[in-house]
RNA sequence: AUCUGUCAAAGGCAAACCCGACCGAAAGGCGGGGGCGCAAAAUUACCGGUCUAAGGGGCUGCGGCUCUAUGAUGGCGGGGUCGCCAGA
Numbered sequence: 001a002u003c004u005g006u007c008a009a010a011g012g013c014a015a016a017c018c019c020g021a022c023c024g025a026a027a028g029g030c031g032g033g034g035g036c037g038c039a040a041a042a043u044u045a046c047c048g049g050u051c052u053a054a055g056g057g058g059c060u061g062c063g064g065c066u067c068u069a070u071g072a073u074g075g076c077g078g079g080g081u082c083g084c085c086a087g088a
């Protein structure tokens, strides 16, 4: 340096759910609690998927309906970057 991830060892992260006079239109994020799980469940929106629709477009019986990402998701998949230990 590459490949592999069983055995360990030291650690790490933190699902659902609950709380918040927090942010946001929402999806969601953030903080605290809590642990379902994760060998990259570290980081990065480059590609795809998915979620939301403020704003904008169309329709409207004026109640709304529908389309759309510039918003979100890294614990949906792939790619990039960095990294612990063990073995080969």
Stems, first nucleotide, its partner, number of pairs: 002088004012038002017033004022029002036075001042081003046078003049073003055068005
Molecule: c-di-GMP-I riboswitch aptamer
Organism: Pseudomonadota bacterium